[in-house]
RNA sequence: GGCCCCGUAGCUCAGGUGGUUAGAGCAGCGGACUCAUAAUCUGAAGGUCGAGGGUUCGAACCCCUCCGGGGCCA
Repeated sequence: GGCCCCGUAGCUCAGGUGGUUAGAGCAGCGGACUCAUAAUCUGAAGGUCGAGGGUUCGAACCCCUCCGGGGCCA
């Protein structure tokens, strides 16, 4: 330098051919239980979906350019 894959909550990941309000588990926080802690049960919160632009009535999803990570080739 060329090609391919990935980037979604603090972490690990889901999100069929674009369509309601973007989700789960774990962690953290509140409550219950306990003498207390853990475990267990329960509740709430947590996201400009890597950045910018484009297409569209509508984009996490399609297109373009960047940024970051990984792999293959040279």

Transfer RNA from a Gemmatimonadales bacterium, 74 nucleotides, folded computationally. The coordinates come from a structure-prediction model, not an experiment, and the mean pLDDT is 81. RNAcentral holds the sequence, with entries from ENA and MGnify. It matches the Rfam family "tRNA". Rfam classes the family as a transfer RNA. The organism belongs to Gemmatimonadales, within Bacteria.